Context: one part of a larger RNA
RNA sequence: CCCACAGCUAGACGGAAAGACCCCGUGCACCUUUACUAUAGACAAAGAUUGUAAGUCAAAGCUAUGUGUGUAGCAUAGGUGGGAGCCUAAGACGCCUUCGCGCUAGCGAAUUGCCGAGGCUUUAGUGAAAUACCACCCCAGAGCUCUUGGCUUACUUACGAAAGGACAGUCUUUGUUGGGUAGUUUGACUGGGGCGGUCGCCUCCUAAAAAGUAUCGGAGGCCUGCAAAGGUAGGCUCACAGCCUUCACAAGGCUGGUAGAGCGUAAUGGUAAAAGCCUGCCUGACUGGAAGACAGACAAGUCGACCAGGGACGAAAGUCGGCCAUAGUGAUCUGGUGGUUCUUUGUGGAAGGGCCAUCACGCAAGGGAUAAAAGGUACGCCGGGGAUAACAGGCUAAUCAACCUCUAGAGCUCUUAUCGACGGGUUUGUUUGGCACCUCGAUGUCGACUCAUCACAUCCUGGAGCUGAAACCGGUUCCAAGGGUUCGGCUGUUCGCCGACGAAAGUGGUACGUGAGUUGGGUUUAGAACGUCGUGAGACAGUUUGGUCCCUAUCUACUGUGGG
Numbered sequence: 001c002c003c004a005c006a007g008c009u010a011g012a013c014g015g016a017a018a019g020a021c022c023c024c025g026u027g028c029a030c031c032u033u034u035a036c037u038a039u040a041g042a043c044a045a046a047g048a049u050u051g052u053a054a055g056u057c058a059a060a061g062c063u064a065u066g067u068g069u070g071u072a073g074c075a076u077a078g079g080u081g082g083g084a085g086c087c088u089a090a091g092a093c094g095c096c097u098u099c100g101c102g103c104u105a106g107c108g109a110a111u112u113g114c115c116g117a118g119g120c121u122u123u124a125g126u127g128a129a130a131u132a133c134c135a136c137c138c139c140a141g142a143g144c145u146c147u148u149g150g151c152u153u154a155c156u157u158a159c160g161a162a163a164g165g166a167c168a169g170u171c172u173u174u175g176u177u178g179g180g181u182a183g184u185u186u187g188a189c190u191g192g193g194g195c196g197g198u199c200g201c202c203u204c205c206u207a208a209a210a211a212g213u214a215u216c217g218g219a220g221g222c223c224u225g226c227a228a229a230g231g232u233a234g235g236c237u238c239a240c241a242g243c244c245u246u247c248a249c250a251a252g253g254c255u256g257g258u259a260g261a262g263c264g265u266a267a268u269g270g271u272a273a274a275a276g277c278c279u280g281c282c283u284g285a286c287u288g289g290a291a292g293a294c295a296g297a298c299a300a301g302u303c304g305a306c307c308a309g310g311g312a313c314g315a316a317a318g319u320c321g322g323c324c325a326u327a328g329u330g331a332u333c334u335g336g337u338g339g340u341u342c343u344u345u346g347u348g349g350a351a352g353g354g355c356c357a358u359c360a361c362g363c364a365a366g367g368g369a370u371a372a373a374a375g376g377u378a379c380g381c382c383g384g385g386g387a388u389a390a391c392a393g394g395c396u397a398a399u400c401a402a403c404c405u406c407u408a409g410a411g412c413u414c415u416u417a418u419c420g421a422c423g424g425g426u427u428u429g430u431u432u433g434g435c436a437c438c439u440c441g442a443u444g445u446c447g448a449c450u451c452a453u454c455a456c457a458u459c460c461u462g463g464a465g466c467u468g469a470a471a472c473c474g475g476u477u478c479c480a481a482g483g484g485u486u487c488g489g490c491u492g493u494u495c496g497c498c499g500a501c502g503a504a505a506g507u508g509g510u511a512c513g514u515g516a517g518u519u520g521g522g523u524u525u526a527g528a529a530c531g532u533c534g535u536g537a538g539a540c541a542g543u544u545u546g547g548u549c550c551c552u553a554u555c556u557a558c559u560g561u562g563g564g
Base pairs, nucleotide, nucleotide: 001564002563003562004561005560006559007558010556011555012554014551015550022385023384024383025382027381028380029377030376031375032374035184036183037182038181039180041177042176043175044174045173046172047171048170049169051155052154053153054152055151056150057149058148059147060145061144062143063142065140066139068138078137079136080135081134082133085120086119087118094114095113097110098109099108100107101106159164187199188198189197196216200222201221202220203219204218205217223366224264225323226322230282231281232280233279234278235277236276238260240256241255242254243253244252262271263270265328267326268325269324286309287308288307289306292303293302294301298367311320312319313318334360335359336358337357338356339355340354342353343352392439393437394435395434396433398432401427402426403425404424405423409419410418446521447519448518449517451513452510453509454508455507456506459484460483461482462479463478464477465476466475467474486500487499488498489497490496527545528544529543530542531540532539533538
C1' cells in the first nucleotide's frame, strides 16, 4: 500500500415527512361579537276563520234648541244670499215670580196673575245692516239611531278531547327584536411581519448643466380666497440709510438708493417701460368655434393666434374669454332641478328617454371593487416562498474586546514603578446589532452528561527586564501552549452568589464542538389554572402543573484483528 472481518458514529448540509415556526394567497375551515346582510324563532298590530244579545263611552249622520259684546254706534252686530214689509184681540209694550247664560252691560226662556193696543224695520252713523221675515253655513249642544269603533258583561252554534269559547289555535301582511342559524368582509406600502407612520395635489433639494428619474431620503404647503384682490384708461415708485424739523421712536421735508420691497397664501421662478401702489369708468369672471402646439401608456391636463356675435375701457393704436405663474381636487353609474324646433311601441297626448345647463361623494385607501362589512385560531388545514423572519453559517465591524500612539494630569518632587482623561491609529471576529447571500420538497433549538481537539490575548508550573524591587510577598512587561487547571449548596440554567480544598481553579474557537452518542429540567403544540388585557372567541420574552426524542451504517473518516 491492497483486501477482508469485527466495531464506532465525526462527515456524506445522512434517511424519513413538497417545514407544523415565519411570511405570502384579493386560499380554506371552524369559533366570537355592540362587523355587514339575511333568516328560524319570539313579541305586537291589522285582516281571515268569526256568530248572537245587553250596557256604557266615543265618533258619524239626522232633527229640535241655544249662543256669538275691539272701536264708532240707541246696543252683546257670527257669515252669505234673498228681501219691503213682518208680528199682534188664538191678546202687543210693560209689571210681579222662577230658571239659564254672562265680557255685570245686559240677553234668552217658562208660568200663572195684572194691564189693555201697539211693537219692529226701511231713514242717520259702520269696512260690513237688521233676530222685520225667509233660506243655507260656522260654533255649542239635548234627543234618536239604520251605522262604525273601544271597553265591560252574558250566550252557544263555529273552534276545542274537555274545561272553555268567539278568546285560543292556524293562515296572510307589516313593524320591533333576533350570533339561535347562515353567507361573507375584515386594504396596501413596509430593509420579515405586527405596532407606529403613510396613501391625492403644489414648491424646492436629492437629480449626475435638455426632459424625466427611486428611497419609511431632506424641507415646507394645499382641499382656498377676492364683486374686487377682476377689465380698461391715466398717473405713481419701493425697502433701507443719512441729514433737517420736532418734546417725539408719530407725521413731514431733502439726499442717496437695481430692488436689499411688494405681489391674499408655501416655496421656487418672474417682475420697476412693472405683474407692485392710487384714481376714473365698467363687468370680457362673455356666447359659438378654433389652426397649431406642450405634455402624455390610456383617461385626464396645459397653452393658443385667429373667425363670428354682441359688449367694456380708451382720443386712438389697442387691450379684455378672471386674478404674476405654478396647489385649492374626484372618472363612471344613479338620482334631483330648469330649459329644449329631438323622441314618444296602432294614432293624438302623457309617462319615460335624449340633448343643453346645473346640483348631490373627507368615494381622502383620493383611477374611486358594494347602497351596505369587525375580530380569534396554541384545534387548525391547503398551496407556495430561502422572493421573507426566528437557529446556525456568510459579508460588515457601528457596538463589544485587545493592542499601539499622544501626554494634560494623578503619583510629596518626577508624564511613562503604577494609573492615565480628551483625542488619533490598528487588530480580532468571542458580544449586541446591521444586511437578507446558501438552506423553508426541514441545516433539530438552551443547559447538563460523555468524549474531546485547537488558538494564546498564560490561571498554575518554567525563564527574563523594569520597579515607588532591602528580604518575604507583590506590581507591570517580555519569552513560553510540555503538562495541569477540583469537589459541593441554590437555580432548567449558561452565568452568578455561597461553602471547602488547591500550585492553579485561564480566556476563547470548533454549526454559541458534540441529540443517525445520552438526557429532556427550560423553551416551543394539543389538557388545565392564576394574574392582567379583551364585550367575546381568545391573548401575554407573565406565572404554574402535565406532556411519544425514530433510524438494522452503503461510502468517507477512525479503532482493533487477520491475510497478501
Large-subunit ribosomal RNA, domain V from Schizocladia ischiensis, 564 nucleotides, folded computationally. NCBI's taxonomy places the organism under Eukaryota, Stramenopiles, Schizocladiophyceae, Schizocladiaceae, Schizocladia. It matches the Rfam family "Bacterial large subunit ribosomal RNA". Its family is annotated with structural constituent of ribosome and ribosome in the Gene Ontology.